[in-house]
RNA sequence: GCCGCAGUAGCUCAGUCUGGUAGAGCUCCCGCCUUGUAAGCGGGUGGUCACGGGUUCAAAUCCUGUCUGCGGCU
Numbered sequence: 001g002c003c004g005c006a007g008u009a010g011c012u013c014a015g016u017c018u019g020g021u022a023g024a025g026c027u028c029c030c031g032c033c034u035u036g037u038a039a040g041c042g043g044g045u046g047g048u049c050a051c052g053g054g055u056u057c058a059a060a061u062c063c064u065g066u067c068u069g070c071g072g073c074u
Stems, first nucleotide, its partner, number of pairs: 001073007010026004020057001028044005050066005
């Protein structure tokens, strides 16, 4: 230099193909239960979907540029 993959909640990830309410588990907070703790059960908080631009009534999703990480080729 070229090619591919990845970037979404504090953490691990799904959702992207086929555009239409942003989700799960864990963590955290509150409550129940317990002599108490853990476990269990119920509820809740939490997101600029890496960043810019474009297309569209509507973009995490499509197009495009950039950044970061990983892998491959030379």
The RNA shown here (transfer RNA) has 74 nucleotides and comes from an Acidimicrobiia bacterium.
Rfam family: tRNA. Rfam describes the family as follows. Transfer RNA (tRNA) molecules are approximately 80 nucleotides in length. It is annotated as a transfer RNA.
Its mean pLDDT, the model's own confidence on a scale to 100, is 83.